A computed fold for a 1652-nucleotide part of an RNA from an uncultured Bacteroidales bacterium, annotated as large-subunit ribosomal RNA, half A. Its mean pLDDT, the model's own confidence on a scale to 100, is 80. It matches the Rfam family "Bacterial large subunit ribosomal RNA". The sequence was found in a public genome assembly.
Context: one part of a larger RNA
RNA sequence: GGCGCAAGGGGGAUGCCUUGGCUCUCAGAGGCGAGGAAGGACGUGACAGGCUGCGAAAAGCUACGGGGAGGUGCCGAUAACUGGUGAUCCGUAGAUAUCCGAAUGGGACAACCCAUCUCCGUAGGGAGAUAUCCUGCAAAGGAGGCGAACCUGCUGAACUGAAACAUCUAAGUAGGCAGAGGAGGAGAAAACAACAGUGAUUUCCUGAGUAGUGGCGAGCGAAAGGGAAUGAGCCCAAACCGGUUUAAUUUCGGUUAAGCCGGGGUAGUAGGACUGGCUAUUAGUAAUAGGGUACGAAUUGGAAUUAUCUGGAAAGGUAAGCCAGAGAGGGUGAUAGCCCCGUACAAGAAAGUAUCGUAUUAUGAGCCAGGAUCCUGAGUAAGGCGGGGCACGAGGAACCCUGUCUGAAUCAGCCGGGACCAUCCGGCAAGGCUAAAUACUCCUGAGAGACCGAUAGUGAACCAGUACUGUGAAGGAAAGGUGAAAAGAACCCCGAGCAGGGGAGUGCAAUAGAACCUGAAACCUUGCGCUUACAAGCGGUCGGAGCACCGUAUAGGUGUGACGGCGUGCCUUUUGCAUAAUGAGCCUACGAGUUAUCGUCUUUAGCGAGGCUAAUGUACGGUAGUACAGUAACCGAAGCGAAAGCGAGUCUGAAGAGGGCGUUUAGUUAGAGGCGAUAGACGCGAAACCUAGUGAUCUACCCAUGACCAGGUUGAAGUCUCGGUGAAACGAGAUGGAGGACCGCACCGGUAAACGUUGAAAAGUUUUCGGAUGAGUUGUGGGUAGGGGUGAAAGGCUAAUCAAACUGGGAAAUAGCUCGUACUCCCCGAAAUGCAUUUAGGUGCAGCCUCAUAGGAGUGUAAUAGAGGUAGAGCUACUGAUAGGGUAAGGGGGUUUCACCGCCUACCGCACCCUGACAAACUCCGAAUGCUAUUACAUGCUCUAUGGGAGUGAGGGCAUGGGUGCUAAGGUCCGUGUCCGAGAGGGAAAUAACCCAGACCAUCAGCUAAGGUCCCGAAGUUAGGUCUAAGUUGGAUAAACGAAGUUUUGCUGCCUAGACAGCUAGGAUGUUGGCUUGGAAGCAGCCAUUCAUUUAAAGAGUGCGUAACAGCUCACUAGUCGAGCGGCGGAGCGCGGAUAAUAAUCGGGCAUCAAGAUCUACACCGAAGCUAUGGACUUUUUGGAGUGGUAGGGGAGCAUUCCAAUGUUGCAGAAGCGGAUGCGUGAGCAUACGUGGAGAUAUUGGAAAAGCAGAUGUAGGCAUAAGUAACGAUAAUGCAGGCGAGAAACCUGCACGCCGAUAGACUAAGGUUUCCUGGUCAACGUUAAUCGGAUCAGGGUAAGUCGGGUCCUAAGGCUAAGCGGAAGAGCGAAGUCGAUGGGGAAUUGGUUAAGAUUCCAAUACUACUGAAUAGAGAGAAGGAGAGACAAAGGGGUGACAGCAACGCGUACUGACGGAAUAGUACGUUAAAGGGGGUAGACGUUUCUCGGGUUAAGAGCUAGAGAUAGUCGAUCCUGAGAGUACCGGGAGGCUUCGGCCGACUGGAUAGUUUGCGUAAACGGACUUUCGAGAAAAUCUUCUAUCGUUAAUUUAUUCAGUACCCGUACCGCAAACCGACACAGGUAGUCAAGGAGAGCAUCCUGAGGCGCUC
Repeated sequence: GGCGCAAGGGGGAUGCCUUGGCUCUCAGAGGCGAGGAAGGACGUGACAGGCUGCGAAAAGCUACGGGGAGGUGCCGAUAACUGGUGAUCCGUAGAUAUCCGAAUGGGACAACCCAUCUCCGUAGGGAGAUAUCCUGCAAAGGAGGCGAACCUGCUGAACUGAAACAUCUAAGUAGGCAGAGGAGGAGAAAACAACAGUGAUUUCCUGAGUAGUGGCGAGCGAAAGGGAAUGAGCCCAAACCGGUUUAAUUUCGGUUAAGCCGGGGUAGUAGGACUGGCUAUUAGUAAUAGGGUACGAAUUGGAAUUAUCUGGAAAGGUAAGCCAGAGAGGGUGAUAGCCCCGUACAAGAAAGUAUCGUAUUAUGAGCCAGGAUCCUGAGUAAGGCGGGGCACGAGGAACCCUGUCUGAAUCAGCCGGGACCAUCCGGCAAGGCUAAAUACUCCUGAGAGACCGAUAGUGAACCAGUACUGUGAAGGAAAGGUGAAAAGAACCCCGAGCAGGGGAGUGCAAUAGAACCUGAAACCUUGCGCUUACAAGCGGUCGGAGCACCGUAUAGGUGUGACGGCGUGCCUUUUGCAUAAUGAGCCUACGAGUUAUCGUCUUUAGCGAGGCUAAUGUACGGUAGUACAGUAACCGAAGCGAAAGCGAGUCUGAAGAGGGCGUUUAGUUAGAGGCGAUAGACGCGAAACCUAGUGAUCUACCCAUGACCAGGUUGAAGUCUCGGUGAAACGAGAUGGAGGACCGCACCGGUAAACGUUGAAAAGUUUUCGGAUGAGUUGUGGGUAGGGGUGAAAGGCUAAUCAAACUGGGAAAUAGCUCGUACUCCCCGAAAUGCAUUUAGGUGCAGCCUCAUAGGAGUGUAAUAGAGGUAGAGCUACUGAUAGGGUAAGGGGGUUUCACCGCCUACCGCACCCUGACAAACUCCGAAUGCUAUUACAUGCUCUAUGGGAGUGAGGGCAUGGGUGCUAAGGUCCGUGUCCGAGAGGGAAAUAACCCAGACCAUCAGCUAAGGUCCCGAAGUUAGGUCUAAGUUGGAUAAACGAAGUUUUGCUGCCUAGACAGCUAGGAUGUUGGCUUGGAAGCAGCCAUUCAUUUAAAGAGUGCGUAACAGCUCACUAGUCGAGCGGCGGAGCGCGGAUAAUAAUCGGGCAUCAAGAUCUACACCGAAGCUAUGGACUUUUUGGAGUGGUAGGGGAGCAUUCCAAUGUUGCAGAAGCGGAUGCGUGAGCAUACGUGGAGAUAUUGGAAAAGCAGAUGUAGGCAUAAGUAACGAUAAUGCAGGCGAGAAACCUGCACGCCGAUAGACUAAGGUUUCCUGGUCAACGUUAAUCGGAUCAGGGUAAGUCGGGUCCUAAGGCUAAGCGGAAGAGCGAAGUCGAUGGGGAAUUGGUUAAGAUUCCAAUACUACUGAAUAGAGAGAAGGAGAGACAAAGGGGUGACAGCAACGCGUACUGACGGAAUAGUACGUUAAAGGGGGUAGACGUUUCUCGGGUUAAGAGCUAGAGAUAGUCGAUCCUGAGAGUACCGGGAGGCUUCGGCCGACUGGAUAGUUUGCGUAAACGGACUUUCGAGAAAAUCUUCUAUCGUUAAUUUAUUCAGUACCCGUACCGCAAACCGACACAGGUAGUCAAGGAGAGCAUCCUGAGGCGCUC
C1' cells in the first nucleotide's frame, strides 16, 4: 500500500413534520384621492437595533357598546408603573395626523430652500389663504394622481408558417396611448326572411369545420334557422299654440325676421299638427315621514368517563359506562365523541343595508271622426376616385365606415331583400336614453383538493423583492426542525480564556448540548485480521496453497489470496471504435413522449334498424354531488349524377348496347389503449428579427465658463542710424521680438524591445522614443441616442459590449442540425434498395419487419414445352479494324527525249489472292445457368390479401461477371453470392467481414470441425520415403538477369582399339607467307585457294611477352594411368540480384536424416458444433419443432407517490438508515438484529409531477493537482527596554536606510464617521499580532465676515402666451432656474484627546434698526455710463521667503594655560484694518510750449510739459499683542542622574544694510490678428411721487445679524479601478549646495522603511 471487519470525523441525502405556497368553490366588495391618496422619508418606547403600531395629542387620545383579571406588541432580562372607581383586550363612531409625493404660494438635486397677504397674540410665535385647467355673469362647483384583471376606442410590429418568398399567415396578436365602470360595449328594425313567417340587444348549445374565401397554396371561416339564459321599453327635433327679447320696416294700426322659454308631439296596416266631438286626474312613478320584517359587531349559552396495565407521559391495551339537532376540525407529554378550544343548535345594536304595507307631497294620460293644408332629422342619402371593415384577398361584390370631388327626393316619397332591372315582400336613415342574462378578481370572509412538502410549492415557509450586481432601465439569491417542558448544563478541573474540552447535574434520551430530530454517499482517519518490497496490471473472472476466525467442531461457513488460465472500460456516433473519435473528477438530490380538443384503428360495456343527447332546467342534498327532465342537433338505415332529377338502381349514350359507381344490412354512445392533426407537444441549445424603454459619470464631436505650459536657443516683419540713389531700390550696423520655429522638465502621447500573460494591472512596468505657444493640454456645467449619434475616417467610439449598444417584452421565435432520453423478462425481427424531390446527412410512395383478421397457398427436384443472342467462337457471313507475302490499278523519284511513247527503282500503294489474327455499341453461328408454363414426387406454414404500428432510404469486406482507373488503390460504379452490419464460440500470435461453426440455462461427461500434436500449449520429439545447407524455411512481397549449388529426368557425343583430368615428352619445316611499315618475324593492321612439307602430332597460329626478334604457353600428339568422361534440354529445392534507421515481421524459445519442404499412413488434441443428463420457456395438428440479435413491432410483469373499499400493524417501538440471511429467471420481495422515536401498510381496483450513468446537464457537498505556486515594486534593517499567555512586525529609545517639484503641506470632487479615547482579537489584515482604516462602547464638527443660499446672469433646462401634431407628446419669445464666471464685510495670537479666519483674547469691518446732531426734494422693473474682458512680448518699481554682512540679546567653548575688542549656536518677529498719498499710473479741467490748417496771433487739431483730481506698491500706525529668553511652579514619572509640566511673573534684543523675485502696482504698456460673454450691483437722468422730513446723506451712540457645510482621507490602505490593487485623479505652496533650470545628484522641514 491492498482487501475485509469495527469505531469515528465530515456532509446533509432520506424518512417524518409544516407556520408557507398552488389551484379552485360559495358569498361579499368592486375602488382610494385637493376633507391631500397609493407609496415613502423622518420621528415616536424608562433603556431601543430591526419589524409592527402610531404621528410633535406619536406601541397612543375621546365617547359608546362588549368583556371581567390581569396588563405595559414581536422581545425573552431589569426597573418603574397600571387595574373591581373595571385596566389590557374586542367592536362602532370620532380627534390628532410632521415632511415628501397629483403636490397645488415660488423654486428645487423627493422628504429641502425662499416667500407674500389677512387675522390673532405681551413676546418668542400661532392660524388661515395664495397652483393650473374646465363650467359659470357671479357666487361657487368640478377635474388632476394611484390601482390586478376585465371593457371601449386610437395606434400597431416582427420572429414564425407557407418546408425558399413577395399576396397571404402570425394578427388587429404583442407593445404604446387615451378613457369608463362595477361591469363595459350593444340595444327597441330604413332588421331578418321568403310567398310561410319572426319581431330590440347580449350570452350559451347547435347549425359547422358546413356555405364560402384562399399565390383556390399555407390557411381563414360565417349567417339564417332551431334549443336555452335573461327579459323592458322610452325621450327629443319639426308642424301648431302661447309668452318674451332683439332687429327691420311702417301709412304708427301693424307686419316681418331671428333667438330663447313653456305647451304640443314622436309614427310605418304611416303618425302628428289642424278642424269637430267625447272622456278624465285613475293607474303608475319619485321623494319624505313613521312602522313591520329580514340580514347584520364585538360577544354569550352550549351534552356526555371512570378504573386498571405498559410507559417519562395515555388519548394506546383491557374492563365497564355515557352523550349525540354535537362521531367537522384542532390541541393536550403516543392514536380522546364524553380533558381543552370548539362543533349542531340558540341568543345578541344606538349605526347600516334590503324589503313590505300605510300616510303626505309632486308628477301623471286618453278615445272617435274628417282628409283641404302643414310637419316628419341635408352638404345628409347616393355616386366617382383611394383605402378600411364585413368569414368574403376587387372578385359578378351587395352591405357598413370615410380621405377627396360631386350631390338628391320629401309620403303620389325614401331604403333594403348579395352586381343590375322589373314585380312582390320587409322597413322608415341622416337625433338621443335604456336594467337583466355576459367578462374579470388587486381585495374580504367561509371552505375545498386521488395539488407541493423545504433543490418541491410563489423569486420569497426564515425581517425577500431583502443581501448582492449594475451609471441606469433592470437583474436577483441562499437560508425551516433541541426537548413534552429550558428542566438551556449550578459546581469542579485543563486552558491566556466569556474559545474549546473533561467531570458533575437535568432529562425517557445529551452520539437530543444550542454548529442541537433522523443522519445515507462521496471524502478523511484510527484499531484489528489476512496480504504485499523481481513485480508489468480495463484490476475482474475461473481454479487455488497457506493463514486467521465462527462453528451444531473430521461437517459446514466467513475473511484474506501465494501461484496459475482467460480477458483491450462505459456511452454516443458509425461501413467500422480498446481506439490516439464524442461525453463524464467523485457522490447525493433534481432532470426529458405530457395535457386539451378533433380524427382514425383495436378492444371492453350498454342499446340495437336504430343509437345518443348538448346548452339549460327541476328536485333532493352528504352542497364542485346525484337523479330526472331536455331529441335542438348529430351519426346510421340508398344510391347515382355537374345538375335538373330519377331511385335498387343511376350516369354516360341514339340505344332494351357496353362500361362506371352502387344494391345483396349494423350501427351508435361511452370507457381504455396504439397512432395522427392543432396547440411550445420528448428535453436542453442558436446566431438573429421586432417592440417599448435605459444610457454621452467611459469615449467621439460640439457649446459655455475657468485653469496650465521650468529653463535655454534662434532672431522674421517693422523701426532707427549710416552708406547708397535724381528719387527709389539696395547694403551695413543697431533695435525689435515673430514663429502650427529649435532643445528640453511638468503635461499630453505611446516608437522599439524585454518583462508580464492562473499578471501588481481584464492593457501595466522598465529602458528607449514623439509633441511640448499650439489644429496644445485640462477642470466644471451642458448638448447630440441605436439603422440613431459622433467620427482630421481606423468600421473607429457610443459605460471592460459595436458591420448596428444595453434592459424588459413578443417568447417556450425557429432549428430538415448536434447532444441526451431513466425498471425487468418473453416472441418475432429489418434496412442502408427503386422512383421522385431547390433533392442528395431531409422527405413522400414502393420494397424489406411486426401485430390482428380472413383465405389456402408457397418452395424444391425431375421430365416436358417455350422465349432469348450472353460466354465461347467466327469473319471471301455483314460492319469496321488488321500483320506479312504475292500480284498489281494509280502515284512519287531517277533517266531518256523538243515532246510523246518508254526504261529503271532498296519509294507509297486501291482492288484481288495466300498465310495469320481483332471487336461493349460486328454476327453465318452459339451454349451452360437463369426465366415462364404443365405434370409427377418431395417438403410442411415457409404464401397472399385487408387493416393497425414501425424502422430503413450514409453501408462495408470477401469471392465472382463487368464498367472506370494504370487489367493502381483498404479507389469508385453496377450484377450475382456470402458474411459483418445486428453474430458470441474455435482457428489465423493479436486481427468487423478469411477458415470452421450459428451461443435458452446448468454439468470437473463423450465425439468431432477448421487448425494442430519439441517447450511456452491440450495433443506424435509417431511410422515410412525423398529433398533442402540457404536458419532457406517456420516470414506480407520480390523480378529481369546471372551461376560447374544440389537432386532427379530426357536427348546426344567420347570411351578397355584406353576416354576425361593429372604427370612426362613433343608442339617442327618452306617462312620473317605476302602486303604495309622505321620495324611487323604465328600474335598493330590488311590480304587469302590460311598453302604445302615432315610427322604419332603440331594453326601461315589460342594466349602471355619483345622496339622487332627471342622466350613461355595453348590447340594437337605420344607415353603413363585404368573406367567412366563431356555437351545440350526439362523438373524439384536452394544461391546472388536484396539499401533505413531497437535484436524489432518465425508469436517466442528455438529447430538442420528437422520442430523446414514434400509424399504416404495411423493415432491423438481441439468449439458455446454434435451427443449425453437435468431444468426453464415459446409454439403445436400433441408426433414434434424452436429459444444469437441492432433499428423496430408485439406480449407479460416489478417498483414509486396519492385515492377508494375491506383490513392489518405500531411507544411491549412505525417510517427511514446500516450491514446480514433467505426466496424469485428478473425487475424485486421477505425476515431477524442494530440505530431510530411516530407513524406505517396488505389485498382488490383507480389516478399519475411514476424508475437516471451519461445531455461540455442543474444545485450542493467533497476530492485531485498539493502542503505545490504565491504572499502585490530590491527604500533595509539592527539592537535595547516596555506591555503581554505569547513579540522579526505593537510602544519607547538609540543607530542605519529611503523620499524631498515629493513618498512634504493646503484644498475641490468623491467617500460618509474611516476622526479621538477606552476595551477586545473570533472573523477581516495575503504570515503573527498585545496592533489596526477590524470589532464593542463613549466622545467629537460651534461662523454677520470662509464656501453656498436669502443677489446676478452663460451654455443649457423648464415653460403661462403662441404654433403645428392620431394620442402620449414636440417646439417655444416673456418668465423662471442654472457656475465652471460677476458681486460681496476679519485679522493676529492662544486653546482641545479630537473643532477652529467658527471658541477665547485683542484689534477691525459690513448690512440693517433706533436715537441724536447737521444737511439734502426723493426716485424706477425705463434711458445712459460703468461693470466689460483676446493672445504674445519686453521692461519699470519692488515686498514676503531665502542668502549675505554688520550691530545687539542670551547661552556656550578653551587639557596642560592664558587672552579677549575671539569663536560657536540660537534669536533679533510682527497681520487685517486705519492713516497718509511717496515711486508710479491715468489725467476729461486749466495753463504753457508747439507742428499743421488758415488771410489770421480767432477757431479747430496731432504732439510735449506742468497741474486740479482719481488710483496707488513703498511708508506710518495697529504693537503695552505675542514669540524666543530668564524666573516661580501645583502635580506626575523616574533607571534616583533627572525628565515632563498646567498655571503664573518679568520685559532683555535692529523697526539696519545689500543681493534678489513671474506677488502687488495692473482693467498698465508695446506689438499682432484669429478682433477677443452676459446680467446684477454702482453712478446718473427721466416717468412718477411730493412740500412732508415719510425719504435720504454725513458723523456719533446703542442694538440686531437667519439657513446649510465645517470631524477625517484627499497622488490615497478612506475617491474611481471586485482587493489594504506597482494603474487613474482638477487646483495651490514649494527651502539649501552645485546648476540655465520645477532637469539631475546630495540634503532641510516634514514624512516614511512599502504587513511575512